[in-house]
RNA sequence: UCGGUGGAGCGUGACGGUCGCGGUCCGCCUUCGGGCGGGCUGAGGAAAGUCCGAGCUCCUAGGGCAGGCUGCCAGGUAACUCCUGGGCGCCGCAAGGCGACGGAAGGGCCACAGAGAACAAACCGCCCGCGGUUGAUCCCGCGGGUAAGGGUGAAACGGUGGGGUAAGAGCCCACCGCGCGGCUGGUGACAGCCGCGGCACGGCAACCCCCAGCCGGAGCAAGGCCAAAUAGGCGGCGAGGUCCGGCCCGGACCAAUCGAGCCGCGGGUAGGCCGCGUGAGGUGGCGGGCGACCGCCAUCCAAGAGAGAUGACCGUCCGGCCCUUCGGGACCGAACAGAACUCGGCUUAUGGCUCCACCAGUCCC
Numbered sequence: 001u002c003g004g005u006g007g008a009g010c011g012u013g014a015c016g017g018u019c020g021c022g023g024u025c026c027g028c029c030u031u032c033g034g035g036c037g038g039g040c041u042g043a044g045g046a047a048a049g050u051c052c053g054a055g056c057u058c059c060u061a062g063g064g065c066a067g068g069c070u071g072c073c074a075g076g077u078a079a080c081u082c083c084u085g086g087g088c089g090c091c092g093c094a095a096g097g098c099g100a101c102g103g104a105a106g107g108g109c110c111a112c113a114g115a116g117a118a119c120a121a122a123c124c125g126c127c128c129g130c131g132g133u134u135g136a137u138c139c140c141g142c143g144g145g146u147a148a149g150g151g152u153g154a155a156a157c158g159g160u161g162g163g164g165u166a167a168g169a170g171c172c173c174a175c176c177g178c179g180c181g182g183c184u185g186g187u188g189a190c191a192g193c194c195g196c197g198g199c200a201c202g203g204c205a206a207c208c209c210c211c212a213g214c215c216g217g218a219g220c221a222a223g224g225c226c227a228a229a230u231a232g233g234c235g236g237c238g239a240g241g242u243c244c245g246g247c248c249c250g251g252a253c254c255a256a257u258c259g260a261g262c263c264g265c266g267g268g269u270a271g272g273c274c275g276c277g278u279g280a281g282g283u284g285g286c287g288g289g290c291g292a293c294c295g296c297c298a299u300c301c302a303a304g305a306g307a308g309a310u311g312a313c314c315g316u317c318c319g320g321c322c323c324u325u326c327g328g329g330a331c332c333g334a335a336c337a338g339a340a341c342u343c344g345g346c347u348u349a350u351g352g353c354u355c356c357a358c359c360a361g362u363c364c365c
Base pairs, nucleotide, nucleotide: 001361003359004358005357006356007355008354009353010352013317014316015315016314017313018312019311021042022041023040024039025038026037027036028035029034044336048347049346051345052344053343054342055341056219057218058217059216062249063248064247065246067215068214069213070212071211072086073085074084075083076082087101088099089098090097091096102210103209106208107207108204109203110202123150124149125146126145127144128143129142130141131140132139158176159175160174161173162172163171177199178197179196180195181194182193183192184191185190223274224273225272226271233265234264235263236262237261240254241253242252243251281300282299283298284297285296286295287294288293318333319332320331322329323328
């Protein structure tokens, strides 16, 4: 200097003024509806998707089956399918990135192509013998041997090299690989080493399945309180019924003809308040840890709307972009995009600026 990899921060502004909004507090006024004035405060890094996990609320409380989720090891966390650090495999020159990461006993599948796709197979080939047809070669036919070479395919029943053979082949040998046994290191996943062995034992489980661990359901339109109104309406079934996503056990509650409950028709209400933001909270400092994160101290309270609020203008500064006669001038505040119970993640969309570390190439000293 250029290209790349990993990470962090900011969050489209700041200050002042004028007008206009939501919440809250204070003061004054009030026809009790509210009005005036002042202080404070008022959308995000994803508020998005609703994919996980929870807090919270309701279903009375339990067990089992079915069903579902996760899947290497060790940690973090309230928890997780998340995060951190490792292991193994793959990609990349590298920094780094990705992970479909337990198991092939059983069932099932491997299309097409190909001779042949699980103990299979001979298409082209190679070798030997006999014959056509001879002294030889080529070619053809028959018999036997072969799977090293070529081809098909995602994948072909170990790989490379050597020996051996009529030609070949783990037929033999060396190394690798595979299987079995052992030793060493590590909490562990695993790694390394040694010995023996016959040289043969595909893939797919994000197919069923097996193993291990975990899991009630539904959700703020959850759920409470108050007020009001209507028709404490009508009909049917009815002895056992209702309840916990499905089923079973068990349990709880109600009822048994003065009728529990279920089904259908019809009528009224849709108003107000709570839930609604003090929390696994933010910020700063110190300490521990490779890290995720944890502990201690101090300090702060930062939107709560309810057809749903934060906008417009002016000036200065800041930032960006374009032009420039280098004096300056014009424009913009960009993109993705707006809370609706809250939080921890993941995923997706995205403009710009700043900073740190690392890798590769080139150049100079």

Predicted 3D model of a 365-nucleotide RNA (Bacterial RNase P class A) from a Gemmatimonadales bacterium. Its Rfam family is "Bacterial RNase P class A". By type it is a ribozyme. The source organism's lineage runs through Bacteria, Pseudomonadati, Gemmatimonadota, Gemmatimonadia and Gemmatimonadales. Of the family's consensus pairs, 97% are formed in the model. The sequence is in RNAcentral, with records from ENA.